[in-house]
RNA sequence: AAGAAGGGCCAGGUCAUUGCUGGUGUGAGAACACGAGAGGAAGGUCCGGACACCAUAUGGCAGCGCAGCGGGUAACGCCCGCCCACCGCAAGGUGAGGACAAGUGCAACAGAAAGAAUGUACAGGUAAUGCUGUAGUGAAAUCAGGUAAACUCUGCGUGGUGCAAGCCCAAAUAGGCCAAUGCUUGAGAACGGCCAGUUUAAAUUGGCGGGUAGGGUGCUUGAGGUUAACGGCAACGUUAAUCCUAGAUGAAUAAUGGCCCAUGACAGAAUCCGGCCUAUGGCCCUUCUUUUUU
Repeated sequence: AAGAAGGGCCAGGUCAUUGCUGGUGUGAGAACACGAGAGGAAGGUCCGGACACCAUAUGGCAGCGCAGCGGGUAACGCCCGCCCACCGCAAGGUGAGGACAAGUGCAACAGAAAGAAUGUACAGGUAAUGCUGUAGUGAAAUCAGGUAAACUCUGCGUGGUGCAAGCCCAAAUAGGCCAAUGCUUGAGAACGGCCAGUUUAAAUUGGCGGGUAGGGUGCUUGAGGUUAACGGCAACGUUAAUCCUAGAUGAAUAAUGGCCCAUGACAGAAUCCGGCCUAUGGCCCUUCUUUUUU
């Protein structure tokens, strides 16, 4: 200097003017003052939960998920460590990593023949027989081995639906009409599917027709963030201090100008959190290989 591998951080800042949404304080109110306001992925909706409801969430089957040995976590299909296998010169990376003697399958072409099937050529041997060996084809040739990200088997785990969940208030109408089935000998309903069991139950199902669709809450203080010490190889945990950092509801979080700057790419919250995957601009650190110079 070039190429490669692993990891960390940032995602424009600041000032002025005007504007939007929530909060706190003052005020009868109007309003004023202070302070906050879109991400590292907010995207995907692929996993796991918190929370809410379904009755009290039962048992079995099916379905789905995981699969070396340990650890972390609220939990996970996630993360960390070690072992093994494969890829790479290496730093490193990937792993759907239990079982082929429980069973059923699959393997083109070539070859005589691809499974309890088959007999080409040569040699040996027998009373006889591919009985034995070598060659040849092939990835694999004599009750063979390979393959389970083939069906399957084994072990472990797993209730469902979801903030448009739920809860509360207000208003309106016709809790209207017809038919079928049922009424404690229990139809139906509840529990993703099926069976059983349990509970509840006098109505249930179908059709016609009418009214309403408004407001509040859930709604942001958390398995929370930051810093330090200790423990641990690490993931992470414990203790202490400190901080409060969006809650819109047809959808706020902005516009203009100046200066600074290394660059503004991918892209916009909707109950919340922990992961994984994908998209993307810039800076920094460590390591490996090759070449050159000293």